Description: The part of an RNA shown here (small-subunit ribosomal RNA, central domain) has 351 nucleotides and comes from a metagenome.

Context: one part of a larger RNA
RNA sequence: CUGGGCGUAAAGGGCGCGCAGGCUGUGAGACAAGUCAGGUGUGAAAUCCCUCGGCUCAACCGAGGAACUGCACUUGAAACUGUUUCACUUGAAUCCGGUAGAGGGAGGCGGAAUUCCUGGUGUAGAGGUGAAAUUCGUAGAUAUCAGGAGGAACACCGGAGGCGAAGGCGGCCUCCUGGGCCGGUAUUGACGCUGAGGCGCGAAAGCGUGGGGAGCGAACAGGAUUAGAUACCCUGGUAGUCCACGCCGUAAACGAUGUUCACUAGGUGUCGCGGGUAGUUUACCCCUGCGGUGCCGGAGCUAACGCGAUAAGUGAACCGCCUGGGGAGUACGGUCGCAAGAUUAAAACUC
Numbered sequence: 001c002u003g004g005g006c007g008u009a010a011a012g013g014g015c016g017c018g019c020a021g022g023c024u025g026u027g028a029g030a031c032a033a034g035u036c037a038g039g040u041g042u043g044a045a046a047u048c049c050c051u052c053g054g055c056u057c058a059a060c061c062g063a064g065g066a067a068c069u070g071c072a073c074u075u076g077a078a079a080c081u082g083u084u085u086c087a088c089u090u091g092a093a094u095c096c097g098g099u100a101g102a103g104g105g106a107g108g109c110g111g112a113a114u115u116c117c118u119g120g121u122g123u124a125g126a127g128g129u130g131a132a133a134u135u136c137g138u139a140g141a142u143a144u145c146a147g148g149a150g151g152a153a154c155a156c157c158g159g160a161g162g163c164g165a166a167g168g169c170g171g172c173c174u175c176c177u178g179g180g181c182c183g184g185u186a187u188u189g190a191c192g193c194u195g196a197g198g199c200g201c202g203a204a205a206g207c208g209u210g211g212g213g214a215g216c217g218a219a220c221a222g223g224a225u226u227a228g229a230u231a232c233c234c235u236g237g238u239a240g241u242c243c244a245c246g247c248c249g250u251a252a253a254c255g256a257u258g259u260u261c262a263c264u265a266g267g268u269g270u271c272g273c274g275g276g277u278a279g280u281u282u283a284c285c286c287c288u289g290c291g292g293u294g295c296c297g298g299a300g301c302u303a304a305c306g307c308g309a310u311a312a313g314u315g316a317a318c319c320g321c322c323u324g325g326g327g328a329g330u331a332c333g334g335u336c337g338c339a340a341g342a343u344u345a346a347a348a349c350u351c
Base pairs, nucleotide, nucleotide: 004322005321006320007305008304012319014201015200016199017198021194022193023192025088026087027086028085029084030083031082033081034080035077036076037075038074039073040072041071042070049065050064051063052062053061054060091191092188093187094186095184096183097182098181099180103177104176105175106174107173108172109171110154115149116148117147118146119145120144121143125136126135162169163168206247207246208245209244210243211242215241216240220236221235222234223233258318259317260316261315262314263313266296267295268294269293270292271291272290273289274288275287276286279284300307301306324351325350326349333344334343335342336341
C1' cells in the first nucleotide's frame, strides 16, 4: 500500500477555465515495450520444507533432494494495454436556418412614492405607543393644492415562470457582447472526459482615494420599559447603504448532494423549440420528438428520514475531502493583505 466512507452522523473544494498527470469510441494492418509460454545461465553457504542418518530421545548435528516466488539472455504467442499506419462516424466540434430569456457591459429616458425647499388655503395641534414620553408646531406645524430640487428603488405584469458556472440577475429604449435550445444532417474525423499546482470570477460586511447622500440606518444621544435594561418599543442620528477606480476573498457561497458518460416502471404540472391527423390558415384542443424545471411514485437504495431517469438506484473515469470529543480551524512558521484578517495547519494536556 491493500479498508470503509462523504444529503442530515466526521467528510464535496463557493464557482469556472485549464498546463502536467490519470482515463479514453469503431474497423483493419504492422511492431512486440507491458503481458503470457518454452529454453539457457544465474539465484554462495547456512536458514525454511521433504526424505534418510548420528548423539539412548529431543533440542542439536550430518547427507541428499526440493525450493530460493528474482534477474539477465534467448526462442516464440499476439487476445488485451502500448507505439505506429490506414480507414470510419455514433463521442466532440464547426456550419446553415430558426428561437426563448431579470445572462453580462455601456449610454439615455420614464412614472409612482419618501424627504427637503418656495408659494397658496387653513388653525391648533401633529407625531408616536400596550400606554406614554423624548420630538415637531402660533417664528403657523400636521392636513391640503401648485411649483421646484435631489437621491435611491423600480408597484401591477410576476408565476413552484425564465436566464446564468457559481456569486447572482427584474421599469423602458438603444448600442456592444456571452451562453443555451430546436430543426437541417452540410463539414472536420476521437479533435474527448477529468484536472494536483496555476489563472480568473466570486453575496453581504469591511478597507483606500475621490464623488454623492432622498429614504433606511450599526455606533452614538435622548425617551420609555424594568429590580436593573449598556436590549426588545419610541424620537433623533454618524459610518454605511449609491457611483467611479483599486483592494478584501469570506458565507447556512445549501440541493448542506463534485464534474462527465451510460443504463434502469410509470403518473401529473409547467417553460422553450419541432413533427402529425383533422377541425377554413390562425387562436386553441389532442397525439408525439428533443431540451429545461417542479410534484407524486415503482423496483432498487438508505440507520432512519427519505432519494427515486434532475437518483441518494446500477456501473465507469478523474478530482476534492473524512478517520473519537475538547484543546482548535487555535499556536508557531510560511504565503497573501493597507488593515481587518484570509489561507495552509499542529502539539502538550484532557475526557